[in-house]
Molecule: transfer RNA
Organism: Candidatus Portnoyibacteriota bacterium
C1' cells in the first nucleotide's frame, strides 16, 4: 500500500429494518448463614467506535473516516 473479519454495559458476547437495545460474569442492596463463600430476589451501568446516506423507520443495509486483528506485497 493492497484485502478479510471485527467496533454494542466495567469484562466475553447476543441481537430477522419495526413495542422499552439483552444474556452470563462483575459491581450495590435486600434475604439465607453464628459467620463467610455459595445459593436466591433485586438495582445501578449503553451518545450501539464517528460522520452522512437510504427508508415512514437504522444497533442492523450503503459510502467515507479512525480503531484492533490476521493476510499478501
Nucleotide at each position: 500500500g493492497g484485502g478479510u473479519a471485527c467496533g454494542u454495559a466495567g469484562c466475553u458476547c447476543a441481537g430477522u429494518g419495526g413495542u422499552u437495545a439483552g444474556a452470563g460474569c462483575a459491581u450495590c442492596g435486600c434475604c439465607c448463614u453464628u459467620a463467610u463463600a455459595a445459593g436466591g430476589c433485586g438495582a445501578g451501568g449503553g451518545u450501539c467506535c464517528c460522520u452522512g446516506g437510504u427508508u415512514c423507520g437504522a444497533g442492523u443495509c450503503c459510502a467515507g473516516g479512525c480503531g484492533u486483528a490476521c493476510c499478501c506485497a